[in-house]
Context: one part of a larger RNA
Molecule: large-subunit ribosomal RNA, domain II
Organism: Skeletonema menzelii
RNA sequence: GCCUGCGAGUUAGUGCUGUGUCGCGAGGUUAACCCGUUGGGGGGAGUCGUAGCGAAAGCGAGUCCGAAAGGGCGUUUUAGUGGCACGGUCUAGACCCGAAGCGGGGUGAUCUACCCAUGGCCAGGUUGAAGCACGUGUAAGAGCGUGUGGAGGACCGAACCCACUUCAGUUGAAAAUGGAGGGGAUGAGCUGUGGGUAGGGGUGAAAGGCCAAUCAAACUCCGUGAUAGCUGGUUCUCCCCGAAAUGCAUUUAGGUGCAGCGUCCCGUGGUCCCCGGCGGAGGUAGAGCUACUGGGUGGCUGAUCGGCCCCACAGGGUUAGUGACGUCAACCAAACUCCGAAUGCCGUUCGGGUUACAGCGGGGCAGUGAGACUGCGGGGGAUAAGCUCCGUGGUCGAAAGGGAAACAGCCCAGAUCGCCGGCUAAGGCCCCUAAGCGUGUGCUAAGUGGGAAAGGAUGUGCGGUCGCGCAGACAACCAGGAGGUUGGCUUAGAAGCAGCCAUCCUUGAAAGAGUGCGUAACAGCUCACUGGUCAAGUGAUUCUGCGCCGAUAAUGUAGCGGGGCUCAAGUACACCGCCGAAGUUGUGGCAAUGAUCUUUUUGGAUUGUUGGGUAGGGGAGCGUCGUGUAGCCAGUGAAGCUGCGGUGUAAACCAGUGGUGGAGGCUAUGCGAGUGAGAAUGCAGGC
Numbered sequence: 001g002c003c004u005g006c007g008a009g010u011u012a013g014u015g016c017u018g019u020g021u022c023g024c025g026a027g028g029u030u031a032a033c034c035c036g037u038u039g040g041g042g043g044g045a046g047u048c049g050u051a052g053c054g055a056a057a058g059c060g061a062g063u064c065c066g067a068a069a070g071g072g073c074g075u076u077u078u079a080g081u082g083g084c085a086c087g088g089u090c091u092a093g094a095c096c097c098g099a100a101g102c103g104g105g106g107u108g109a110u111c112u113a114c115c116c117a118u119g120g121c122c123a124g125g126u127u128g129a130a131g132c133a134c135g136u137g138u139a140a141g142a143g144c145g146u147g148u149g150g151a152g153g154a155c156c157g158a159a160c161c162c163a164c165u166u167c168a169g170u171u172g173a174a175a176a177u178g179g180a181g182g183g184g185a186u187g188a189g190c191u192g193u194g195g196g197u198a199g200g201g202g203u204g205a206a207a208g209g210c211c212a213a214u215c216a217a218a219c220u221c222c223g224u225g226a227u228a229g230c231u232g233g234u235u236c237u238c239c240c241c242g243a244a245a246u247g248c249a250u251u252u253a254g255g256u257g258c259a260g261c262g263u264c265c266c267g268u269g270g271u272c273c274c275c276g277g278c279g280g281a282g283g284u285a286g287a288g289c290u291a292c293u294g295g296g297u298g299g300c301u302g303a304u305c306g307g308c309c310c311c312a313c314a315g316g317g318u319u320a321g322u323g324a325c326g327u328c329a330a331c332c333a334a335a336c337u338c339c340g341a342a343u344g345c346c347g348u349u350c351g352g353g354u355u356a357c358a359g360c361g362g363g364g365c366a367g368u369g370a371g372a373c374u375g376c377g378g379g380g381g382a383u384a385a386g387c388u389c390c391g392u393g394g395u396c397g398a399a400a401g402g403g404a405a406a407c408a409g410c411c412c413a414g415a416u417c418g419c420c421g422g423c424u425a426a427g428g429c430c431c432c433u434a435a436g437c438g439u440g441u442g443c444u445a446a447g448u449g450g451g452a453a454a455g456g457a458u459g460u461g462c463g464g465u466c467g468c469g470c471a472g473a474c475a476a477c478c479a480g481g482a483g484g485u486u487g488g489c490u491u492a493g494a495a496g497c498a499g500c501c502a503u504c505c506u507u508g509a510a511a512g513a514g515u516g517c518g519u520a521a522c523a524g525c526u527c528a529c530u531g532g533u534c535a536a537g538u539g540a541u542u543c544u545g546c547g548c549c550g551a552u553a554a555u556g557u558a559g560c561g562g563g564g565c566u567c568a569a570g571u572a573c574a575c576c577g578c579c580g581a582a583g584u585u586g587u588g589g590c591a592a593u594g595a596u597c598u599u600u601u602u603g604g605a606u607u608g609u610u611g612g613g614u615a616g617g618g619g620a621g622c623g624u625c626g627u628g629u630a631g632c633c634a635g636u637g638a639a640g641c642u643g644c645g646g647u648g649u650a651a652a653c654c655a656g657u658g659g660u661g662g663a664g665g666c667u668a669u670g671c672g673a674g675u676g677a678g679a680a681u682g683c684a685g686g687c
Base pairs, nucleotide, nucleotide: 001687002686003685004684005683006682011092012091013090015089016088017087018086019085020084021083022082023081024080027048028047029046033042034041035040052059053058062073063072064071065070095233096232098230102223103222104221105220106219107218113197114196115195116194117193118192119191120190121189122187124156125155126154127152131148132147133146134145135144136143160184161183162182164181165180166179167178168177199215201211202210203209236621237620238619239618240617241616246259247258248257249256250255260368261367262365263364264363265362266361267360268359273353274352275351276350277348278347279346280345286339287337288336293333294332295331297329298328299327300326305321306319307318308317309316310315371396372395373394374393375392376391377390378389379388380387401412402411403410416589417588418587419586421585422584423583427579428578429577430563431562432561436576438575439574440573441572442571443570449565455549456548459546460545461544463542464541465540466539467538468537476533477532478531479530480529482506483505484504487501488500489499512527516525517524590611591610592609593608594607595606596605597604598603622676624673625672626671627670628669629668630667631666632665633664640660641659642658643657644656645654646653647652
C1' cells in the first nucleotide's frame, strides 16, 4: 500500500417543550404497593387543568400598591389531560477517536548518583624530597660536599579506567558501535560482593545531571470514558425548498447569546412587488462665494509699522520698504453654502400590471456570524498593491454549459430526463477548428496589429487658417552686397562681429553702424537685401486618423494559442450571410405545485407554472438482523457461492436453467434494533 472484517447521535428520567396520533374530556391520570398472573383487577396518596392577585397573612372576578387619585397583573375570550411515536432540549461520558496534564495507592537504586561494610587490582622503566652517615667548615653553629635513603593527587608507559580528534556507520554488525590516534594510570585511583537513601522525594566535585533504553518531577494501577470554545472522522436512495460569512454584546475576536437571512407547520388574505398619477422630506453631484466661515493669487488705494529730516515735548514733513481696511479681477473647501439636481427613500381611500415557494403574525428545527473578486461612490495608503476599510449592484461561494489558448469572482447563459432535429447569445467564420481567403470605401508598411511614458521627428492620410506667386514666387545657379566709417566709448588693440551706448545719413535695383565663421587687430568667407537665368507652384501654422524612435535579463523563438497573414487573415465605417451553449424551440417521458371540470375517488381529465445547488429544513422510500400474526417453499435439494438473462426514477429486486452446496428459507403485514463504510497519520488479521 491493497484486500477482508470491525468502526461513530445511543440509553435512562411518570424531567421540560413542540408536532402527529389514540383514549377520556371540565375533567384527565395514577405512583409505591397489593391480589391474580403471559395480557387482568385493585390502589386517588400525588400531579396537571378548571381563577386570579399579593412577599405573606389573606381576599377573590378580582387582587396588590396607595390617604386618595391613579396604576400593575388578571376577569369579561373555557380545553385539557394521560399514553405511544417522532423533532429538540436538560442531567448524565451523551456522536466517535485524540492530549499535554492533576490527584490517590503502590512498585523500583540488578542501570545509574552518592554513601556504608568487606575483599581484589595497578607489567616494566625513570626521577631521587626529608631523614641518616661520613667529610669539610665554625668559638659553637648555620652552611657546603659525598654517600645512603626512597618521598610524590612526581615522570614515561601496558593491564585497567576515560571518551579529546577524525573517518566510517546513520532502514547501522550495534536504539551510541567500529578503525586510527588521544587522556589518567599510587590516586580526589579502578573494581567484585553485600547493604543504604524513593518521586516535590532521593542522589548530585552542579550538566537540571542521574534514579532500569523513560526525568523541569520515574514507573504502574486507580479516580478515568479527566477536560479539549481545538483537529480529524461520522456508513443506503430519491423528491421539494434553500442560506450566511452582517448588526449589537461578550476576559470577546477561529467561541457564544439575541437579531438578520433558510426551512416546515398553523393562522391571515392581496396586505407584498412593479409601472403610472398625486403629495412629501432631504442638502449629495454640480455650481457659487461683495451670501456666510475660512484659504490662497495679482492690480489700485494706502491706515499702521520701519527709515530719513525738523523738533525740548507735543507734533509735522518725506520715503525704495512693510502692508490693515476698502476696492477690482480670476480662484479654492470633507468638517463653507445665496443655490442645487439625477437616482434613491416615504406616503397614497388613486389607475394599471403581476399570482410568484410573494407579504404579515405565531410556533418547531436549523445553519451562518473567516468571505473572495469585479463595476460604480468614497476613507486609509503613495489618486501603490491579487493592499486595507465602508456603501451600492453583480458573480463565485453553493453554478455545470459556451467564450476569454489554459484561467472560482470577467462576458454570454442558470443543467428535470432521452433524441446522430431546428434557431440564437457572448464570441467567432485562411489552416489547426464549426462557420466568409464575404461585399463596398478608406487608412497602416510599422509584422504596427501582437505590451509601455515623458519627450523627440521634413513618416503618411483628411481638413482649416495665414503668406508669397506668370507684374515670374520657392529651391538652385550667375552677379552685386557700397560710401561717410576704423560710428562713439572702452581697450595694448576693438576696424559690422570681447564688452557698453547710440543705431543715423548718402548713393542706389539693393546692401544691417551688420546673421554666422574667421583675425592679435585688420584681412578673408558668408548671410540679410537686390538684379538676372529658369519656369509653376511654394512656405508658415493649426486640428485630426494611423504609424516611427524612446524599448535592456537571465534553459529556447517566448509580449498573436500556433501555423501563418500586407488593396490583409491588420485597422475604421457600413452592409449581407453563416457558425456557435446543457439558452430557446421541436418531440416523447418523469416529478412538484396552482386553477378549472368531473360518473366524490386510493381518483381521473384539461391547462398553467416550476424542477442547478453547499451548510441546513422538510417529505417519501430501499436494504440488513431479530421477533409477532397469516400463508407458502424445501433431501424429487433450503440458504450461501457461481455462469447465462431481465425489471425499477434510485437505494435495489427477480424468472428460468446449469454447476457447487447440504438444511433451512421466503411472501404479506406489524413490532424492535449492536441496521448500511472509502476516508478518522482509524483497529485486527492476511498478502